[in-house]
RNA sequence: GAGCUGUCAGCGGGAGAGCGUAGUUCAAUCGAGAACUGCCGCCGAAGGUGAAAAUACCCAUAAUCUCUCAGGCAAAAGGACCGCUGGCCGUUA
Numbered sequence: 001g002a003g004c005u006g007u008c009a010g011c012g013g014g015a016g017a018g019c020g021u022a023g024u025u026c027a028a029u030c031g032a033g034a035a036c037u038g039c040c041g042c043c044g045a046a047g048g049u050g051a052a053a054a055u056a057c058c059c060a061u062a063a064u065c066u067c068u069c070a071g072g073c074a075a076a077a078g079g080a081c082c083g084c085u086g087g088c089c090g091u092u093a
Base pairs, nucleotide, nucleotide: 003091004090006088007087008086009085010084011083012082013081018040020039021038022037023036024035025034026033041073042072043071047069048067050065054061055060
């Protein structure tokens, strides 16, 4: 010490599925709205599980697969992952 792996931060992009229904509360008051609980129907890309592709070789690790526990199903928020910028550890021409 360009670059590269990892990690952190900022900015941008970012899917899917009922604005379902009953009750209670808040607000409002012609009503719409929000939260919680129950019931039914769905989604998978926070996290998690695994009977698991693949890797590895007998120790195991593990996906955008699987399950749907959690979370989510107008907007907002969240969001795996991707791009750009900057910092840090390591490593290299």
A computed fold for a 93-nucleotide RNA from an uncultured Rhizobiaceae group bacterium, annotated as Glycine riboswitch aptamer. The coordinates come from a structure-prediction model, not an experiment, and the mean pLDDT is 78. Its Rfam family is "Glycine riboswitch aptamer". Rfam describes the family as follows. This family represents the bacterial glycine riboswitch. Its family is annotated with glycine biosynthetic process in the Gene Ontology.